[in-house]
RNA sequence: GGACGAUUAGCUCAGUUGGUUAGAGCGCACGAUUCACAUUCGUGAGGUCACUGGUCCGAGCCCAGUAUCGUCCA
Numbered sequence: 001g002g003a004c005g006a007u008u009a010g011c012u013c014a015g016u017u018g019g020u021u022a023g024a025g026c027g028c029a030c031g032a033u034u035c036a037c038a039u040u041c042g043u044g045a046g047g048u049c050a051c052u053g054g055u056c057c058g059a060g061c062c063c064a065g066u067a068u069c070g071u072c073c074a
Stems, first nucleotide, its partner, number of pairs: 001073007010026004019057001028044005050066005
């Protein structure tokens, strides 16, 4: 220098042809249960979907560029 892949909640990840409200598990806060702790149950908070721009009536999803990480080639 080139090719490919990944980037979504604090962590690990889903979201498969563009449309209905952005989700799960773990974690966190509060409550119930207990003498207390753990477990279990319930409720809740937490996200500019890496960044910039574009296409479209409409983008996490499509296109271009940028950044970081990984694999491969030279």

The RNA shown here (transfer RNA) has 74 nucleotides and comes from a Minisyncoccota bacterium. Its mean pLDDT, the model's own confidence on a scale to 100, is 81. NCBI's taxonomy places the organism under Bacteria, Bacillati, Minisyncoccota. The sequence is in RNAcentral, with records from ENA.